[in-house]
Description
The RNA shown here (transfer RNA) has 72 nucleotides and comes from a Gemmataceae bacterium. The source organism's lineage runs through Bacteria, Pseudomonadati, Planctomycetota, Gemmatales and Gemmataceae. Its Rfam family is "tRNA". About the family: Transfer RNA (tRNA) molecules are approximately 80 nucleotides in length. It is annotated as a transfer RNA. The coordinates come from a structure-prediction model, not an experiment, and the mean pLDDT is 83.
RNA sequence: GCCCUGGUGGUGAAACGGAGAUCAUUCCUGUCUUCUAAACAGGAGGUCCAGGUUCGAUUCCUGGCCAGGGUG
Numbered sequence: 001g002c003c004c005u006g007g008u009g010g011u012g013a014a015a016c017g018g019a020g021a022u023c024a025u026u027c028c029u030g031u032c033u034u035c036u037a038a039a040c041a042g043g044a045g046g047u048c049c050a051g052g053u054u055c056g057a058u059u060c061c062u063g064g065c066c067a068g069g070g071u072g
Base pairs, nucleotide, nucleotide: 001071002070003069004068005067006066007065010025011024012023013022018055026044027043028042029041030040031039048064049063050062051061052060
């Protein structure tokens, strides 16, 4: 250089082109408890960037950036 895979809350993962982007964990608050933990309830927090296609894009296309792998 070329090819492949991936990039989604703080972290780890889901999401046939169609509802309010889902789950676990984390964090905060409350209940419970002598206290902590656990359990339960509520809340906070996210689609790598720029274009394009489409009525509609996390998803498809193009370019870029980053990470991992392959290859001369």